[in-house]
RNA sequence: UAGUUAUUAAGAAAGGCAGAGGGAAUAGACCUGUUGAAGCCUUAGCAACCCUUUAUUUAUAAAGAAGGUGCUACGUUCUACCGCAAUUUUGUGGGAAGAUAACCA
Numbered sequence: 001u002a003g004u005u006a007u008u009a010a011g012a013a014a015g016g017c018a019g020a021g022g023g024a025a026u027a028g029a030c031c032u033g034u035u036g037a038a039g040c041c042u043u044a045g046c047a048a049c050c051c052u053u054u055a056u057u058u059a060u061a062a063a064g065a066a067g068g069u070g071c072u073a074c075g076u077u078c079u080a081c082c083g084c085a086a087u088u089u090u091g092u093g094g095g096a097a098g099a100u101a102a103c104c105a
Stems, first nucleotide, its partner, number of pairs: 001105001003103006013043005021032003026080004044072003049068002051064006076097001081094005
């Protein structure tokens, strides 16, 4: 980096360095930021994918949190593609794309 599968509900922040952007990319909108963004570090926490234990019908349930990841503003912010309902910009379903994990080349 590509592919496959699963999830995309909820949850959980303080400090230090730094110094202008950030919310994945393109366009539009919206939000956020010198009352300090991104990034890095420390500590703490959340969750339970891998993991650990137990039970059994062997792929499910319950419990756990030592370790590998991930995450800790709204919120995967909305629209873009295809439907449905209302009927002229709103609701809703799906897809695509993205993100994360595990496996695999």
Molecule: SAM riboswitch aptamer (S box leader)
Organism: Lutibacter sp.